Context: one part of a larger RNA
Molecule: large-subunit ribosomal RNA, domain IV
Organism: Oligoflexus tunisiensis
């Protein structure tokens, strides 16, 4: 010096990204206990008092004598005494200290996220991620849909729509607006397009024959092959957003100013409703105002100019819960001012 541990004057978070670490608290009984709340909770809330030993007493258990009762028994009832207990009460007493050592919640306020208990990156992440009950949509009528398998067959299920599969959302409360133009899905079938196949107009090769030749050319064999017929699909017509998704711009206007309830115009499938909003979302930004501090880029409450919130890719609230994240306060402390001492182990130096 390092590792582990013990103690510390005064101060008490000044440390630090951050009270990380440490310290505080801690048992039992009694008193007492707020906001809020889904009336269960919150709650061991918070905050306080007591606790040893000695003596006495109440009380309690057992139960003898006496007494009482009868069914006359090894009976029952009531019980001085004795014995046991004594958590309660009174008195006394010792120490700095009585839950005398060990073991044994620090607490409170506010906000975000997630309702909750759970689950997870075995070996850097435990969370706000996943799951979850609940909600919704959708498929499936049973040889079900879906899944595994070439198949047989199996799961689903020895279940039957209050069932089973898939997808999304995620307790609960209040709610969940507008758009079907695109994509998807569902339905429709008139027309357009369209495969194999059918069809076979026509054409080519070959050559009996014909022709002086050039060449023509039947049948057969063979190779191409137009029209025409021809399903689903697509085009097309509708429906559907808790399907994938989307949810505007410019200009003007009120008797101070400012602003614009109002008007005009362009575009769109429709132009963002309720609620929330510098937010886990705000670039400008440490926005502005208020609160807290002597001083606050964080925090809380507002404002709304939302670069670029917004309604089951759910919106906004919410008691309880959380080894979650952020802010504040009390207590407490070697985190610090600022170090010191001690113990054990190890390192180093010397012998």
């Nucleotide at each position: 010096g390092c590792u582990g541990g013990g103690c510390c004057a005064a101060g008490g978070a000044a440390c630090u990204c951050g009270g990380c670490a440490a310290a505080u608290u801690g048992a039992u009984a009694c008193c007492g206990u707020a906001a809020c709340u889904u009336c269960g909770g919150g709650a061991u809330a918070a905050g306080g008092u007591a606790u040893g030993c000695c003596g006495g007493c109440a009380g309690u258990g057992u139960g003898u004598a006496a007494g009482g009762c009868c069914u006359c028994g090894c009976g029952c009832c009531c019980c001085a005494a004795g014995c046991a207990u004594g958590c309660g009460c009174c008195g006394g007493u010792c120490g700095c200290a009585g839950a005398g050592a060990a073991g044994a919640g620090g607490g409170a306020g506010a906000a975000g996220c997630g309702a909750c208990u759970g689950u997870u990156u075995a070996a850097c992440a435990a969370a706000a991620a996943c799951a979850c009950a609940g909600c919704a949509c959708u498929c499936u009528g049973c040889a079900a849909a879906a899944u595994c398998g070439u198949a047989a067959g199996a799961u689903g299920a020895c279940g039957u729509a209050u069932a089973g599969g898939g997808u999304g959302u995620g307790a609960c409360g209040c709610c969940u607006g507008c758009c079907c133009g695109g994509u998807g899905c569902u339905g429709g079938a008139a027309g357009g397009u369209u495969a194999a196949a059918a069809g076979g107009a026509g054409g080519g090769g070959u050559u009996a024959g014909c022709g002086c030749a050039a060449g023509c050319a039947a049948a057969g064999c063979u190779c191409c092959g137009a029209a025409u017929u021809g399903a689903a699909g697509c085009c097309c017509c509708a429906g559907u957003a808790a399907a994938c998704g989307g949810c505007g711009g410019c200009c003007g206007u009120a008797a101070c100013u400012a602003u614009a309830a109002c008007g005009g115009u362009c575009c769109u499938a429709a132009g963002g409703u309720a609620g929330c909003g510098a937010a886990a979302u705000u670039c400008c930004u440490u926005g502005u105002c208020g609160g807290g501090u002597a001083a606050g880029u964080u925090c809380c409450g507002a404002c709304c100019u939302g670069c670029a919130c917004g309604a089951a890719u759910g919106g906004c609230g919410u008691a309880a819960c959380g080894a979650c994240u952020u802010c504040u306060c009390c207590g407490c402390u070697g985190u610090c001012u600022c170090g010191g001492c001690c113990c054990a182990g190890u390192g180093c130096u010397c012998a």